[in-house]
């Protein structure tokens, strides 16, 4: 000196950016909603320039003029009245004024308007100041009286009258004109200024004073000057559209004339052909312009209400006339179109002044007071007009400023709200005590705005003889609209005064009901489907407060148009590529001018406003005074660095010439070989072709195959390469000819020639047109054949247009490095093309132009980029501005046409996206496991039964589970009961549970009766404890009330269990490092394991939950302890029966034992494997229990427990009888078989676990059996259940529906239980169904395991083929990891993230809703072309008239004039044509949005055919083929390159 800058919420699973949309801010001429207590000081038709009723907004002067009606008043009088005097309204003539004040903003892209000029091209009344003047005539008209017409406005006609009204004459200081002549200035026209002679043109008086001689004053006329005010020209600025690109004939200039105050095509005659224009003309929309306001940090944006300045207009439109000033808002003519009068013949009228009024509209006021102030008109002046103004109403519309009390007050009162309660909360809030009176009510009282003026009185002072008078001071001196002002004082009294919005985030502030995707909210994000801080109330809080809120419109925030201050690889953006014209920029030197630049200095930039400072109203809002600033134009003095220009000079940029090199650069010509097709000829014979597999095709009329020949055509293999050329697009056999360019080196030359380019012009793959040719292969369309639900495709088998070749259009491609073009500058390493230099054997060093890859710095959002930039700067161009609509409509321009440049709205969404992260997923890939696969055995799947689901049925067939992870599941046992379901019957404090309350003393037992029974009657039996004898307590029933009850819904309100993945190896945290950041490392790599198991390496170092290990059971040994167990030795028995015994079994307890411990290899001296030794056991020995973080809203409200919601004589509860067991069929899981490894009969061994008192039940007898009798023994290492079976030894069947196989049916019994009808097991006789090994498919299992074998044991009166256990026998097989599932890590690629069971395209059918074509109709503008032609200026003419002046004695006539007539121009209208821009519309056309339509599945993963760009052709659709391009394409090689 400066005073100044804040962000938030939404794209995602999370991030990072890019981008929109939305919000907090402020402001307003505002409008609604609710609400209102006063004061100042300010605004108030933003809408149809729509229409008005009334009333009022412009008058004024008698001191310019006659002069009336009324009034006084004198006289006179016929009493009608008459004349004089003074006054004199109104209305006349005359001046001045009316062109100011006020209004509005419709028109206007204009010298309208800011701003600085010019006027040497100009006018200017009033007004100042100057000089000179003001003589002296004439003629008329208005009022006025008469007369006529008219309703009416009004109009003629006669008659007379006056002036500062008119009109001649004289004059002429200046002025004006020609002519003429001096001097300054000046670029020049010319300006001013002098001389002289000529010509031309003037006036008017009032009033006052007088000594009547004049004299003042106020006006007139002719000049000068100045002030103001105004005309006119110029510079420079300020709005959109190029989907308006060419306008222009008075157009541009001359030269004559007109014409105006004045320049000018401003007119006009003639002549010339200009003139404007991409630095945007023309033509279209759209606006009144500044000071200033609003906003903003600033730069800007926005706007033009009030106040100030210019402009325009005045009902539309056209014209003049008066006047200094007007083409005139309250003036005039003329047309229109509207109102209004009216006698129908004509006539009036213009609120965009003030009020008011209608209508339109979301919406803006009194038909007030007054000139007191200020200002303006007239006036000599009093004053007289001023809806300018001054006030005062209405309106919270704004902006300021006061109040609605203050202070004490806990029992923390009632009442509301929350809460279970305790209690919190409103809340000192209130009651209540004190005090106060701003405000308010009633009376009183009271400033300031008032200055002075007429006028009087003084005094001074110029002039003059005097006066009346001028000038200037100083006393006096009337006047208030607002007003019942402002403020002041007494008096009463807390008394007369709070509300609005919001409480899910952003954004300060939350709880209760209600209510149940309903009714609503919502500014974005979003809320609402039964526990809603978002909806409603409600009770609290929060914020502003006479307001609050919404809404609407601006600027900020938005750096979202970015000068300040943005970008363009991929987010939206680099033009396909090249020349080149304008243009923008542009090397080193001298020297000159000064445009720009820098400085000085003067005008200017108006007032208000805004800032600074100080004053007036109590403050303030408001107002008033002084200072800064004004970043700008505009004249001038100086300065010379840089730009710029002029002149010379240079060589470093740019280029030219010599000598040299590479190369698929371009054109045209010639030639060459391989292959392919095709023909013709041999040979040979049955197939050939083709596919995942096929077939359609071809081939006994000799194909394919092979041999020789011939034709034809269109394309170069091998070299070949991130290797070469080219501007791109592109270019590939060879060889010749003509041509572009480039590249290095050594010299000479020219002197900045250079970059960059908006238009212009060119070149531009492929498809695709046009004409003519050509045609081998291949190949859109097409066929045909296959696939497939279909298949208008992929595949196949033909095949035409094209592909080719000349000519000519097209002009577009993911035309890409997705990267504009030059120049310069900023580490480096490595290949590799073409050259030069040193230096050479060779490698190499250096350099110059390409081409490639890593990589510093640095930039990026981040993936990357990094001397070949996407670094850092210069210079120029092109492009972006949220997504769809849409590269579309339309308009234009191109094309033969296909189309192709250019390129929108309406409406819609809140997101579209880019890059990275994490996950999941893939018909991606890598490695690794699992009874996943293989290898094997044994099964289901067909049969019959059993069991449960489904389904159908039913009064019920109770409920649930229902991919894997439901189906022998809950249920570890439905005849009754269970039971939850059905029909019928009953009970309503209930079958149960607490309490309180009434009443009673029983209740239970037993018994009878009715009933299906529940129940209902009834008989019998009859209470207990304590007492103080009143009673009191227990129990039982009853009565009321509270509540019981509920297998009633929600498992998607929950807890607690449980399933799965899955005993799979995994998930994860702290520090610490990386990364803007989601995240990442650690956790990945390299071994190894069953294991994130464990080693080693690692920017990581640790740790947790998990594996493991600890726990149980088996298996080995030792040791203690022996009953009910065992028996080697003694003894003894029929018999471990029994004495005995602890040696053994075994049974319970305690130790030991196994850890890769040891050897050997292998491996990195690791971890670990492999092999071997001992050992009862070997590499977690074998089993089991144990399930990480979390997933499936998984299952369960029907185990139980719960929130809430329903029910309440019923959805509670109690009983009979039924169902749950049903039966055209389907599935799951079983069980028996289908036999000879076997049935069937005899006979004979050897377990383990286990259970038992309402139980197990032994011996004996009965019966073919099931099972009866029957009681011994046992609460059990004691008795019983208990005979295991399969095996063994032995017979017999001898391949069949059987001596297999047992369904099923009939007879007859058992048992168990009130009770086996429906609906139990078993048992004997008889009867003997289907099945003769089991289709697609599909299970289970790696060792004491699969298979087979019998036995317990739980539930239970009674019922297993199931569940759960228990031993008996006792295998086969795994090479191996492609492949099927499942799972782990570790890449890859996504448009998934509700995560593939995801996303998500297009037709098609309905609603709806903007648009776009559109036959047509109907509007508005504004152009030409012709007709028609009002008013009226101008110009002709000479009909009629004619006072002033001339001529004349007059008549008359002369000049001029006024009517009238013609033309020229000319508004409105008509006509006809074609342009622009609206409305509206039958019908067509895509477009968007919607609810769970239909049809396919085109894309996202290798989307199951990679995708995408262009184009062509076909297809219900997405879309498919062909040509050409591209990676923004997986995977697998393999090259080439880089790192090391």
């Nucleotide at each position: 000196a400066a005073u100044g800058g804040a962000g938030a919420g939404u794209u995602u699973g999370a991030u990072c950016c890019u981008g929109g949309g939305u919000c907090a801010g402020a402001a307003c001429g505002a409008a609604c909603g609710c609400u209102u207590g006063c004061g100042g000081c300010g605004c108030g038709u933003u809408u149809u320039a729509a229409g008005c009723a009334u009333g009022c907004a412009a008058g004024u002067c008698g001191a310019g003029c006659g002069g009336u009606a009324g009034a006084g008043g004198u006289u006179c009088u016929u009493c009608g009245g008459a004349a004089c005097c003074u006054u004199g309204a109104g209305a006349g003539c005359g001046g001045c004024g009316a062109a100011c004040g006020g209004g509005u903003g419709a028109g206007u892209a204009a010298c309208a308007c800011g701003u600085a000029g010019g006027u040497a091209a100009u006018c200017u009344a009033c007004c100042u100041u100057u000089g000179g003047a003001u003589u002296g005539g004439g003629g008329a008209u208005a009022g006025c009286c008469c007369a006529u017409g008219g309703a009416a406005a009004c109009a003629u006609g006669g008659g007379g009258u006056a002036a500062u009204a008119c009109c001649g004459a004289a004059u002429a200081c200046g002025a004006u004109c020609u002519u003429u002549u001096u001097u300054a200035c000046g670029u020049a026209a010319g300006u001013a200024u002098u001389u002289a002679a000529g010509a031309u043109g003037a006036a008017a008086g009032g009033c006052g004073c007088u000594a009547a001689g004049g004299c003042g004053u106020c006006g007139u006329c002719c000049g000068g000057a100045g002030a103001u005010g105004a005309g006119c020209c110029u510079g420079c600025g300020g709005c959109u559209c190029a989907u308006u690109a060419g306008c222009u004939u008075g157009u541009u200039g001359g030269u004559g004339g007109g014409g105006u105050a004045a320049c000018g095509g401003c007119c006009u005659a003639c002549c010339a052909a200009g003139g404007c224009u991409u630095u945007g003309a023309u033509g279209a929309g759209u606006a009144g312009c500044c000071g200033g306001c609003c906003u903003g940090a600033g730069a800007g944006g926005g706007u033009g209400a009030c106040c100030g300045g210019c402009c325009a207009c005045a009902c539309u439109g056209g014209g003049a006339c008066u006047g200094a000033g007007a083409c005139a808002c309250g003036g005039c003519c003329c047309a229109g179109a509207c109102u209004c009068c009216u006698a129908c013949g004509g006539g009036a009228g213009g609120c965009a002044g003030c009020a008011g009024c209608u209508a339109a509209g979301a919406a803006u006021c009194u038909u007030c007071c007054g000139c007191a102030a200020u200002g303006g008109g007239c006036g000599a002046a009093a004053g007289c007009c001023u809806g300018a103004c001054g006030g005062a109403g209405c309106g919270a519309c704004g902006c300021c400023g006061c109040g609605u009390g203050a202070a004490c007050g806990a029992u923390g009162a009632a009442g509301g709200c929350c809460g279970g309660a305790a209690g919190g909360u409103u809340g000192u809030a209130a009651a209540g005590u004190u005090c106060u009176u701003u405000u308010c009510c009633a009376c009183a009282u009271g400033a300031g705005g008032a200055a002075u003026a007429a006028u009087g009185c003084a005094a001074a002072g110029a002039g003059g003889g005097a006066a009346u008078g001028c000038u200037u001071u100083g006393c006096a001196g009337a006047u208030g609209a607002c007003g019942u002002u402002a403020g002041u004082g007494u008096g009463g009294g807390a008394a007369u005064a709070a509300g609005c919005u919001c409480c899910g985030g952003c954004u300060a502030a939350u709880u209760a009901c209600g209510u149940g995707c309903c009714a609503g909210c919502a500014g974005c994000c979003g809320c609402g489907g039964u526990a809603a801080u978002a909806c409603g109330u409600a009770a609290g809080g929060a914020g502003c407060g006479a307001g609050c809120g919404u809404u609407g419109u601006u600027c900020g925030g938005a750096u979202u148009u970015a000068u300040u201050g943005g970008g363009c690889g991929u987010a939206a953006a680099g033009g396909g590529c090249g020349u080149g014209u304008a243009g923008g920029c542009g090397g080193u030197u001298u020297u000159g001018c000064a445009a720009g630049c820098c400085u000085g200095g003067u005008g200017u930039g108006a007032a208000a406003g805004a800032c600074c400072u100080c004053a007036g109203c109590u403050u303030a809002a408001c107002u008033g005074a002084g200072g800064g600033g004004a970043c700008g134009c505009a004249c001038u003095g100086g300065g010379a660095a840089c730009u710029g220009u002029g002149a010379g000079a240079c060589u470093a940029g740019a280029g030219u010439u010599u000598a040299g090199g590479a190369g698929g650069g371009g054109a045209a010509g010639c030639u060459g070989g391989a292959a392919u097709u095709u023909c013709u000829a041999g040979u040979g014979u049955a197939g050939g072709g083709g596919u995942g597999a096929a077939a359609u095709c071809u081939g006994u009329a000799g194909a394919u195959a092979u041999u020789a020949g011939a034709a034809a055509g269109a394309a170069c293999a091998c070299c070949g390469g991130u290797g070469g050329c080219g501007a791109a697009g592109g270019c590939g056999a060879g060889c010749u000819u003509c041509u572009g360019g480039c590249c290095a080196u050594a010299a000479a030359c020219u002197g900045a020639c250079g970059c960059u380019g908006a238009g212009g012009c060119g070149c531009g793959a492929a498809a695709g047109c046009g004409u003519g040719g050509g045609g081998a292969g291949c190949a859109a369309a097409c066929a045909g054949g296959a696939u497939u639900a279909g298949a208008u495709a992929c595949c196949c088998u033909g095949g035409u247009a094209g592909u080719c070749c000349a000519c000519g259009c097209c002009g577009u491609a993911a035309a890409c490095g997705a990267u504009g073009u030059g120049c310069a500058c900023u580490a480096g390493g490595u290949g590799u093309u073409g050259g030069g230099u040193c230096a050479u054997c060779a490698a190499g060093a250096c350099u110059c132009a390409g081409u490639g890859c890593c990589g510093u710095a640095g930039c990026u959002a981040a993936c990357g980029c990094g001397u070949u930039a996407a670094g850092u700067g210069c210079a120029c161009c092109g492009c972006c501005u949220g997504g769809g609509g849409a590269g579309u409509a339309u308009g234009c321009c191109c094309g033969c046409a296909a189309g192709g440049g250019u390129g929108a709205a309406a409406c819609u969404c809140a997101a579209a996206g880019g890059a990275a992260u994490u996950g999941a997923c893939g018909g991606g890939g890598g490695c690794c496991c699992g009874c996943a696969c293989a290898a094997g055995c044994g099964g289901u799947g067909g049969a019959g039964c059993a069991u449960g689901u489904g389904g159908u049925u039913u009064a019920a067939u109770u409920c649930g589970a229902u991919g894997a992870u439901a189906c022998g599941c809950g249920a570890g046992a439905a005849a009754c009961c269970u039971u939850a379901c059905c029909a019928g019957g009953g009970u309503u404090u209930g079958a149960c549970a607490u309490a309180u309350u009434u009443a009673u003393g029983a209740u239970c037992g037993u018994c009878u009766u009715a009933g299906a029974g529940a129940u209902a009657a009834g008989a019998u039996u009859u209470u207990c404890c304590c007492u103080u004898c009143g009673g009191g307590g227990a129990c039982a029933u009853u009565u009321a009330u509270a509540c019981a009850g509920g297998u009633g819904c929600u498992g998607c309100a929950u807890g607690g269990u449980u399933g799965u993945c899955g005993u799979c190896a995994g998930c994860u945290c702290g520090u610490g490092c990386c990364g803007u950041g989601a995240g990442g490392u650690g956790u990945u790599g390299g071994g190894u394991u069953a294991a994130g198991u464990c080693c080693c390496g690692c920017a990581a170092c640790g740790a947790g939950c998990g594996c493991a290990a600890c726990c149980c059971c088996u298996a080995u040994u030792g040791u203690c302890u022996g009953u009910u167990g065992c028996c080697a030795g003694c003894a003894u028995u029929a018999a471990g029966u029994u004495g005995g015994g602890g040696a053994c079994u075994c049974a319970g307890g305690c130790a030991a034992g196994a850890c890769u411990g040891c050897c050997g290899g292998u491996g990195a001296c690791a971890a670990a494997c492999c092999g071997g030794a001992g050992g009862a056991a070997g590499g977690u020995g074998g089993g089991g229990a144990c399930g990480a973080c979390g997933u499936c809203a998984a299952a369960u409200c029907a185990u139980c427990a719960u929130g809430g919601c329903c029910c309440u004589u019923a959805u509670a509860u109690c009983c009979u009888g039924g169902g749950c067991u049903a039966c055209a069929c389907a599935c799951g899981u079983g069980c028996u078989a289908c036999a000879a490894u076997g049935g069937c009969c005899g006979g004979u061994a050897c377990a383990g676990a286990g259970u038992g008192a309402u139980g197990c039940g032994a011996a004996g007898c009965c019966g073919c059996g099931a099972g009866g009798u029957g009681a011994a023994g046992c609460a059990a290492a004691a008795c019983g259940c208990a005979g295991a079976a399969a095996g063994c030894c032995g017979g017999u069947c001898u391949c069949a529906g059987u001596u297999c196989g047992g369904a099923u049916u009939g007879g007859a019994g058992u048992c168990u239980g009130a009770a086996a009808c429906u609906c139990g097991a078993c048992u004997c006789c008889a009867u003997g169904a289907a099945g003769g090994u089991g289709g697609a498919a599909u299970c289970g299992c790696u060792a004491g395991u699969a298979a087979u074998c019998g036995c317990g044991c739980a539930u239970c009166a009674g019922c297993a083929u199931g569940g759960c256990g228990c031993g008996g026998u006792g295998a086969a097989u795994a090479c191996g990891u492609u492949c099927c599932c499942g799972g782990g890590c570790c890449u890859u690629g996504u448009a998934c993230a509700c995560a593939c069971c995801g996303c998500c395209c297009g037709u098609c059918a309905c609603a709806c809703c903007a648009c776009c074509c559109g036959a047509g109709u109907u509007g508005g503008g504004g152009g030409u072309a012709c007709c028609c032609g009002a008013a009226g200026u101008c110009a002709c003419u000479a009909g009629u008239c004619u006072a002033a002046c001339c001529a004349g004695c007059a008549a008359u006539g002369g000049a001029g004039g006024a009517c009238g007539g013609u033309g020229c121009c000319g508004a409105a209208g008509g006509u006809a044509u074609g342009c622009c821009u609206g409305g509206u519309a039958a019908g067509g056309g895509g477009g968007g949005u919607g609810a769970a339509g239909u049809c396919g599945u085109a894309a996202c993963a290798a989307g199951g055919u990679a995708g995408c760009c262009g184009u062509a052709c076909u297809g219900g659709a997405a879309a498919g083929u062909g040509c050409g391009g591209c990676u923004g394409g997986a995977u697998c090689a393999c090259c080439u390159c880089c790192u090391u």
Model confidence (mean pLDDT): 84 of 100. Predicted 3D model of a 1540-nucleotide RNA (small-subunit ribosomal RNA) from a marine sediment metagenome.